This is a predicted structure of a 322-nucleotide part of an RNA (large-subunit ribosomal RNA, domain IV) from an Archaeoglobales archaeon. It was read from a public genome assembly.
Context: one part of a larger RNA
RNA sequence: CAUUCCAGCAGAGGGAAAUCGGCAAACUAGCCCCGUAUGUUCGCUAGAAGGGGUGCCUGCGGUUUAGCAGACCGCAGGUCGCAGUGACAAGGGGGGAGCGACUGUUUACUAAAAACACAGGGGGCUGCAAGCCGGCAACGGUUAGUACAGCCCCUGAGUCCUGCCCAGUGCGGGUACCUGAAGCCUGGGUCCAACCGGGUGAAGGGCCCGUAAACGGCGGGGGUAACUAUGACCCUCUUAAGGUAGCGUAAUACCUUGCCGCUUAAUUGGCGGCUUGCAUGAACGGAUUAACGACUCCCCCGCUGUCCCCUGCUGGAAGCCG
Repeated sequence: CAUUCCAGCAGAGGGAAAUCGGCAAACUAGCCCCGUAUGUUCGCUAGAAGGGGUGCCUGCGGUUUAGCAGACCGCAGGUCGCAGUGACAAGGGGGGAGCGACUGUUUACUAAAAACACAGGGGGCUGCAAGCCGGCAACGGUUAGUACAGCCCCUGAGUCCUGCCCAGUGCGGGUACCUGAAGCCUGGGUCCAACCGGGUGAAGGGCCCGUAAACGGCGGGGGUAACUAUGACCCUCUUAAGGUAGCGUAAUACCUUGCCGCUUAAUUGGCGGCUUGCAUGAACGGAUUAACGACUCCCCCGCUGUCCCCUGCUGGAAGCCG
């Protein structure tokens, strides 16, 4: 010291046009007063939103005190500045969706989340020398507990609900009969043994019954209504049944940027509706839901150097020069 980088400050006009995305920055900000929609599980949403005030000086009133002082609350007048929570400190706001109810927990060192947990719901085992867990055992934990308890599994507040299938696999129960090892009984085996038969016969299996908030499953073809289309209806097959209520182009939809509406000048986005759902669906829970969220997506207002399009300044570093 041209330039670049780092930390920071300011910026005409425009105001997200930048970008995967308002990332970053800016706006907002304390306290007092007024005033607050929608929804709602009536708790909340709420600091919603949106307005106004705020310094200092003088005088006066009130509360507290027995009284004074002090502190706090208030009224009136005056006065200075661009600006009075004058610096510091100190929410930007609103609307619509997805997921998870919530506060919590987590990948110590790239993930904080829609994952885990959670109250609540359901199922299973267990009467205590129990059940479950560790251990070869002795013994120990649960437990110095006792079914309103302990252990295991699933689901995950609330609200409305949770359909059909027990053929397969598993589990529970039953069983006249069949099968069923060793042992035992018994026959044969030159005396013995090996060995070869017969009988007896546990669990288990066969067989029968039950059980899906057990593991799981819930299709295909054909025909049918007085335009057409569609198909309430009928038939049929494999294999037990043949997807109910809901929801639905979805964190699930291939075709797909589905179609329609709204939003934009323009939208593979978002929201609402339709829905023939490649391959939704009911505790692997279905649907909905106020509140909550450093979660994810979309929109609007405000605000801005994100950008148009860069510029100046302060401090530091690199580099170069001395």